[in-house]
RNA sequence: GAAAAAGUUUUCUAGGGUUCCGUAACAAUAUGGUUAGUCUGGACCGAGAGAAAACUCAUAGCAAUUUUAGCUAUGUCACGGAAGGAUAAAAGCCUGGGAGAU
Numbered sequence: 001g002a003a004a005a006a007g008u009u010u011u012c013u014a015g016g017g018u019u020c021c022g023u024a025a026c027a028a029u030a031u032g033g034u035u036a037g038u039c040u041g042g043a044c045c046g047a048g049a050g051a052a053a054a055c056u057c058a059u060a061g062c063a064a065u066u067u068u069a070g071c072u073a074u075g076u077c078a079c080g081g082a083a084g085g086a087u088a089a090a091a092g093c094c095u096g097g098g099a100g101a102u
Base pairs, nucleotide, nucleotide: 007055008054009053010052011051012050015045016044020042021041022039023036024035025034026033057075058074059073060072061071062070077097079100083095084094085093
């Protein structure tokens, strides 16, 4: 900048591992080291089928008709592998509202 309409984004949570910090044990004694995430944590990643909010979109109504695009309400359903991928590594992350099932 453009697009999107089961819309987009942000924050949080379920969950997740271990590069960094911290913690514990061992060893060592200048700066520093090894192991451990079956270490509570700091920080980090984080949901289509979790929560909240903001901005859109659609419909209906009200208002306005110079001007302003304003105000209110509504907006359904969702069981789901295995395998693979990224990051240091993993995960309800991505592949994926996939393959399947009904």